[in-house]
Predicted 3D model of a 1480-nucleotide RNA (small-subunit ribosomal RNA) from an uncultured prokaryote. The coordinates come from a structure-prediction model, not an experiment, and the mean pLDDT is 83. The sequence is in RNAcentral, with records from ENA.
């Protein structure tokens, strides 16, 4: 510091996810040791048991228990007595119990933090100073007696003490009141001194050292109160408040204060967020981060609040009191049913809850606390130990050598090996740690729970000590097996459908390590809330527009002030923590000490540039006046002509109208058309223009009236008066609403006609609201420049509207300058790109609005507005990993342009109808083997299924096998032949007994074992090879350069031209490659060479005839090599080019004709059954052998063919002319036989020699005469021939007989552009035999092409795109089903809160009073007074109750919408002109 993920690829926007750190954690697997820390985050839920606050006998009366002493009694070891001593139960009294410890319910608050103030306060114990401590009185508990009760707890009587209580005395620097003086301040006032007056104190104990007590003044400590600033979210909480705000007086408090009360006034708070609601203890700090920030508040420290829930006070220096009191409530427990007791959010512990959190431990030795004079007692504070890998830190599980890279094993393998791996074995060494043994510290003088611990020493022995996660990318680390969209994985992208580096296992590897992973949370990355540090034309985002309040911001020049700002100083910012340094535990974690820091707040001193405030001015911002100007700016009234429709009348006759075509409709009651007249309403052609005006919406005939704004020119005046603008207000297209008018045309709804599968649409005929006017609502639009307003600055060019000035001109036109509008093109710059560019989307400043992934949703709920429709404001659950912008390359379009092709057209002949052949589908079957399936499967694999083939079926055999081969062992010829059984394979029996030899054996064969075979079994979607197809279409690319952020572009586009990316020209391109063409083969002309088996012109010979013979080498031909054709030449056209058109010559002319040759790629195209091959599968069978059957079936459908339907023909007869091939397992002549197929025969031929072999159509005659025929030949019967072991299923051919359909073929569809189509025959491969198929050969030999509108296919350019599996694409909505969350809903159940009222415990306070009472006073006494106790009454008041509201949560039959889901249904709305352009 980044990375993955939207796309075919790219850039951007934007979300999601990951790598890092942290944690009071939990879970899974695992676990050696130690140190230091930490440990109920949930139920402030309920608690058994024990302990957590006592102490003082030096305050007191005393003596229940213990001990000692003394005494007494006696049964000699017991009993009794004795406060005498140590001490001490219970009690009086003092101090403490308000600390320490726990928890975080409540609290959004002066609660906390920080800084101040108290001139408005208190403070026990402690310290200092000063003074005092005299006298007296009456009670009371304990105890004793009696008594109530189950208990808790009391009641009555009698007696008693104090440092308990009371009175008197004394006293002021205390208290009250009044006054004087001085000084000071901060408003009320404060301080000091003084005078007079009023009221008030004490306690003793003692070991004689002291310890106490009272008063006063100080200090210290601790607290109380007040104030400034800071302190979460919601405006779908906007108004709140009656003690409320203030005053006077009184009460109350330690003290100020509405703290409380009476009266008076009507205030107080609030958009700088009151009130309400939700959530929450606050801080130091902690985690993270570069920082700014964000998150958090466990442990430690500070503050606050609370103590079962609510209320209340008492005591006290201090409490409204965790282990105190009273009352109410809930709960639990005891009970004799009458009554009582209790409060772990102290430490342990229990239950419950929960994913989850420890021992009912030791000790007061240390530190601290309470009491005490002290010894000391108490102390679950604390110090320690126990449990837990919960975290951090440290250590160990050995170290060194050791290669035959050991063996065995695991794993992999190209079977050679590799890897585990120096790992092990083995040799040597060490002993940290753990164990054992022995010793043993410090903690200031004592005291040691920890603890016989830390530590140290010694013995033995490598001995006791390694796991977890991961290995597709991100992200370090790869192979095998299993599984087969299953099981499973997954943080994101995504893996898994038979070769998974992604699942599970294994081997190997990587990472961390006593831990490792997972999950949760949080910060980071995220500049993804942007102060630092983002945006708003099209990605989310500018309010529809203006006016304008608060607010924010604000021109120039002086002066003053010093609020902001800046600088210095002082105070504070606790400690701990972080950081730095040093030191202590062996190191570290940890701890100690010192420093720095604490960015803050306050006080004070200064500075004066900027902001601010104030004052004095200025004119340039803004405005006013003056003179001109343009305009569909607005409102009202009036007027006008054209058109449409309607009405009346005339002319006139059969149609009109409408459409793609029609129909509905109108019309003989006279339409349409046309002429004249009239009526009505609405809108204003031409001018008219990226022209004008307006803030926007918007505004268009003409005239008048009223009226707003704008521009220009000169200058006079005011003197910053300005800009923006939350809330607010006004305007605001169309549609819609209310009321009243109006209504010609148009036209939602609706009716009809068409179209269609349907057509609730598009098209047509009608047609109502509405459109128009008046008044009032509505308030939304793709209200768009998808671009808020203002000011300033930053190259130009060219139009146009309105002004002004100047030049020139007689003038117009024209030229220059300038201001203000409105357009286009462009520089810099900006932008993701597109694009914007003085009218900015550039560069800056000011202000406002808005955005933060897609969907859910601009929806629900709530509120406000509206008559309604609806508008404004505006979520969440849930769900996805994308959604999106711009541009690129393709593909596609019922987009465009250009071009080509037997693509259409023009022609010729077919197919589709018939019969047959053949292939396929389907059906059938034991099997009808398998494959091929649009073009590009279907006379295809198959160039040939009777057996074989053969893969299929049935049955019978066989298991190292039908074939090949290694090794080992044993044996021997095997084979053949014969016989038997059998369908055969095969089985059994018999017969026969090899060759070589160096005599060891070898060859050959058999048996057994083993290694291995075999498979037309599966996967063509694991593959190679081969092939088809687009397509013989003209394309497909690369290097360098250039352009672009990039994908990419350019080149390859453009203008011409071509069959062609063929060539030329131009051009930021220049070149090159694979294709095209050419080179190759055949064919067409000529030449040369060579003449046998081919040829025969001339010469000779010969025959009935024939190159038959001699001979020839001319010709044909054969087969080798050359030539020839190149737009070379002439004319024209064209840019003078390329090229095209025409001509000449030529056998051939513009590629002469044909073939071979098939670019980059596409179709997961075809083939595992040609072959090869990975993987999988079978192994007495899915191998192999044999016989028979099947592949040849047959209601049917399709493809490809043959033969026909006849006279351009059939039949009979005669007669002519080919080419190219084949032939020894072969072709076979002549001759003879047979009607023929064929038979016989065998000459010749290994082939230019012999042979198949006859070419046929044609030509010349004859006959048939338009018919189911002398056409046609299917089918069937009979007789044969040939091949072959064998023609039954199931061959071909021949002859005789039979003689079916068929009379030219619907929709549709195929081939062909010249030696072609059509037609005619010939040969070959395969092959024993079998062809209408296939491959090849020649003979005869046409017609037509105007042309490119249309169909199909293709190419180039361009355009649109939401497609990229690429239109066989994508995709929308209803319905049906399942599921999820949320909304509404008659209600219903809670929680919380307001208002009114009822009621009122305990308690404070108040008032008076019944009853009762020791201290003091009066009184001789009785009695009275002061004072106290008690009950009653009153105010206040908790829980509670009644009524009625608000807010909020749960649940709810049912209802409507939304999300998601594999293949459902119906249509096809959108994306291309998406087939009616889309959208608001």
């Nucleotide at each position: 510091a980044g990375a993955g993920u939207u796309u075919g690829a790219u850039c951007c926007u934007g979300g999601c996810u990951c790598a890092g750190g942290a944690u009071g954690a939990a879970c899974g697997c695992u676990a050696g040791c130690g140190g230091c820390a930490g440990g109920c985050c949930u139920a402030a839920c309920a608690c058994a048991u024990g302990c957590a606050a006592g102490u003082c006998g030096a305050a007191c009366g005393g003596u229940a228990a213990c001990a000692u002493g003394a005494g007494a009694g006696c049964u000699u070891g017991c009993u009794c007595u004795u406060g005498a001593u140590g001490a001490c139960g219970a009690g009086u009294g003092g101090c403490g119990c308000a600390c320490g410890g726990g928890u975080g319910c409540g609290u959004a608050a002066c609660g906390c933090g920080u800084a101040u103030g108290c001139a408005a306060c208190c403070u026990a114990c402690c310290u200092u100073u000063a003074a005092c401590u005299g006298g007296a009185a009456g009670a009371u508990a304990g105890c004793c007696u009696u008594u109530a009760g189950a208990a808790a707890u009391g009641a009555a009587g009698a007696a008693u003490a104090a440092u308990a209580c009371u009175c008197c005395a004394u006293a002021a620097u205390a208290u009250u009141u009044a006054c004087u003086u001085a000084c000071g301040g901060c408003a009320u006032c404060g301080u000091a001194a003084g005078u007079a007056u009023c009221u008030u104190a004490a306690a003793g104990c003692u070991u004689c050292g002291g310890c106490g007590g009272u008063u006063a003044a100080a200090g210290a400590u601790g607290g109380g109160c007040a104030u400034g600033c800071g302190u979460u979210c919601u405006a779908u909480u906007a108004g709140u408040u009656a003690g409320u705000u203030g005053g006077u007086g009184a009460g109350g408090u330690a003290a100020c204060u509405g703290c409380u009360c009476a009266c008076c006034a009507a205030g107080a708070c609030u958009u700088c967020g009151a009130u309400a609601g939700a959530u929450a203890g606050g801080g130091g700090g902690c985690c993270u981060g570069a920082g700014a920030g964000g998150g958090u508040u466990a442990u430690c420290c500070c503050c606050c609040a609370c103590a079962c829930u609510g209320g209340u006070a008492c005591u006290g220096a201090g409490a409204c009191a965790c282990g105190g009191a009273c009352c109410a409530g809930a709960c639990u427990c005891c009970u004799a049913c009458g009554g009582g007791a209790g409060g772990c959010a102290g430490c342990a512990g229990u239950g419950a809850g929960g994913a989850a959190u420890a021992u009912u431990g030791c000790a007061c030795a240390a530190u601290g606390g309470a009491c005490g004079a002290a010894a000391g007692u108490c102390u679950g504070a604390u110090g320690c130990a126990g449990c837990c890998a919960u975290g951090c830190c440290g250590c160990g599980u050995g170290c060194a050598g050791g290669a035959u890279g050991a063996a065995u094993g695991c794993c992999c393998u190209a079977u050679g090996g590799g890897u585990u791996g120096u790992a092990a074995a083995c040799u040597g060494c060490u002993u940290u740690u753990a164990u054992a043994u022995a010793g043993a510290a410090g903690a200031u003088u004592u005291u040691g729970a920890c603890g016989g611990u830390a530590c140290c020493a010694u013995c033995a022995g490598a001995g006791g000590a390694a796991g977890c996660c991961c290995c597709g990318g991100c992200u370090a680390a790869c192979u095998c097996c299993g599984u087969g969209c299953c099981a499973g994985c997954a943080g994101c992208c995504g893996c898994g459908g038979u070769a998974a580096u992604a699942c599970g296992g294994a081997g190997g590897g990587g990472g961390c390590a006593a831990g490792c992973g997972u999950u949760g949370u949080u910060c980071g990355g995220a500049a993804u809330u942007a102060u630092u540090g983002g945006g708003c034309g099209u990605a989310a985002a500018g309010c529809g527009u203006a006016u304008g309040u608060a607010g924010g911001c604000g021109g120039u020049u002086g002066g003053a002030c010093a609020a902001g700002u800046c600088a210095g100083a002082c105070g504070u910012g606790u400690a701990a923590g972080c950081c730095c340094g040093u030191g202590g535990c062996u190191c570290a974690a940890c701890c100690a000490c010192g420093g720095a820091a604490u960015u803050g707040c306050g006080u004070u001193u200064g500075a004066a540039a900027c902001u601010g405030u104030u004052u004095a001015a200025c004119u340039u911002g803004a405005g006013u006046g003056c003179a001109g100007g343009a305009g569909a700016g607005g409102a009202a009234a009036g007027c006008g002509g054209a058109a449409u429709u309607c009405c009346c009348a005339g002319u006139g006759u059969a149609g009109c109208g409408g459409u793609g075509a029609a129909a509905u409709g109108c019309a003989u009651u006279g339409a349409u058309a046309u002429u004249g007249g009239g009526a009505a309403g609405a809108a204003c052609a031409u001018c008219g223009g990226u022209g004008g005006c307006g803030a926007a919406g918007g505004c268009g005939g003409c005239u008048u009236u009223c009226u707003g704004g704008c521009c220009u020119g000169a200058u006079a005046c005011u003197g910053a008066c300005g800009c923006u603008c939350a809330g607010a207000u006004a305007c605001g297209a169309a549609a819609g609403c209310u009321a009243g008018g109006g209504g010609a045309g148009c036209a939602a709804a609706c009716g009809g006609g068409a179209u269609u599968a349907g057509a609730u649409a598009c098209c047509c005929c009608g047609g109502u609201a509405g459109u128009c006017c008046u008044a009032g609502c509505c308030c939304u639009a793709a209200a768009c420049g998808a671009u808020g307003g203002g000011c300033a600055c930053u190259a130009g060019g060219u139009g146009u509207g309105g002004g002004a000035g100047g030049g020139a001109u007689u003038g117009a036109c024209c030229c220059c300058u300038u201001c203000u509008g409105u357009g286009c093109c462009g520089a810099a710059g900006c932008u993701a790109a597109c694009g914007c560019a003085u009218u900015a989307a550039g560069u800056g400043c000011c202000c406002c609005g808005c955005c933060u992934g897609g969907g859910g949703a601009g929806u629900a709920c709530g509120g406000c507005c509206g008559c309604a429709a609806g508008g404004c404001u505006a979520a969440a659950a849930c769900u996805c990993a994308a959604a999106g912008g711009a541009a690129u390359u393709g593909a596609c379009g019922g987009g465009g342009a250009c071009c080509c092709g037997c693509a259409c057209a023009a022609g010729c002949g077919g197919u589709g109808g018939a019969g047959c052949a053949u292939g396929u589908g389907g059906u059938u079957u034991a099997a009808u083997u398998c494959g091929a399936u649009g073009c590009a499967a279907c006379g295809c694999g198959a160039a040939g299924a009777a057996c074989c083939u053969u893969a299929c079926c049935u049955g019978g055999g066989u298991u190292u096998a039908a074939a090949u081969u290694g090794u080992a062992u044993g044996g021997g010829a095997c084979a053949g032949c014969u016989a038997u059984g059998g369908a055969a394979a095969c089985a059994u029996a018999g017969u026969c007994u090899c060759u070589c030899u160096u005599c060891g054996g070898a060859g050959c064969c058999c048996a057994u074992a083993u290694g291995a075979a075999g498979g037309u079994g599966c996967u063509g979607c694991a593959u190679g090879g081969c092939u088809g197809u687009c397509g013989u279409c003209a394309g497909c690319u690369c290097g360098u350069g250039u352009c672009g952020u990039g994908a990419g572009a350019u080149g390859u586009u453009g203008g011409g031209u071509u069959a062609a990316g063929u060539c030329c020209c131009g051009c930021a391109a220049c070149g090159a490659g694979c294709g095209c063409a050419a080179c190759c083969c055949c064919u067409g002309c000529c030449c040369u060479u060579a003449g046998u088996u081919g040829c025969c012109a001339g010469c000779g010979g010969g025959u009935a005839a024939u190159g038959c013979c001699g001979g020839g080498a001319a010709c044909u031909c054969u087969a080798a090599g050359g030539g020839g054709a190149c737009u070379g030449u002439c004319g024209g056209u064209g840019a003078u080019a390329a090229a095209c058109c025409g001509g000449a010559g030529g056998a051939a002319g513009g590629u002469g004709g044909g073939g071979a040759c098939g670019a980059c790629g596409u179709c997961a195209a075809g083939u595992c059954c040609u072959c090869a091959u990975g993987g999988c599968c079978c192994c007495u069978a899915c191998g192999u052998c044999c016989a028979g059957g099947g592949c040849u079936a047959c209601a049917c459908a399709c493809g490809u063919g043959c033969u026909a339907c006849a006279a351009u023909g059939g039949c009979c007869g005669g007669u002519a002319c080919a080419a190219a091939g084949g032939g020894u397992u072969g072709c076979a002549a002549a001759g003879c036989c047979g009607c023929a197929a064929g038979g016989u025969g065998g000459a010749g031929c290994u082939a230019a020699u012999c042979u198949c072999a006859a070419a046929a159509a044609g030509c010349c005659u004859g006959u048939c005469u338009c018919a189911g025929u002398u056409c046609g030949g299917a089918u069937u019967g009979g007789a044969g021939u040939c091949u072959g072991c064998a023609a039954c299923u199931c061959g071909a051919c021949u002859c005789c007989a039979u003689g079916a359909a068929g009379u030219u073929g619907g929709a549709a569809u195929c081939g062909c552009u010249a030696g072609u189509a059509a037609u005619c025959g010939u040969g070959g491969a395969u092959c024993a035999g079998c062809u209408u198929g296939c491959c090849a050969c020649g003979g005869u030999g046409a017609a037509u092409a105007c042309g490119u509108u249309c169909c199909c296919g293709g190419g180039u350019c361009u355009u649109g795109u939401a497609c990229a599996c690429a239109c066989c694409g994508c995709c929308c909505g209803u319905c049906a089903c399942a599921u999820c969350a949320a909304g509404a809903a008659a209600g219903u159940c809670g929680a919380u809160u307001g208002u009114a009222c009822c009621g009122g415990a305990a308690g404070u306070c108040a008032u008076g009073a019944u009853g009762c009472c020791a201290a003091c006073c009066c009184g001789c006494a009785a009695g009275g007074g002061a004072g106290g106790c008690u009950g009653c009454u009153g105010c206040c008041u908790a829980u509670g109750g009644u009524a009625u509201g608000g807010u909020u949560g749960g649940u709810g039959a049912u209802c409507a919408g939304g999300g998601u889901g594999a293949a459902g249904u119906c249509g096809u709305a959108a994306c291309a002109a998406g087939g009616u352009a889309a959208c608001c």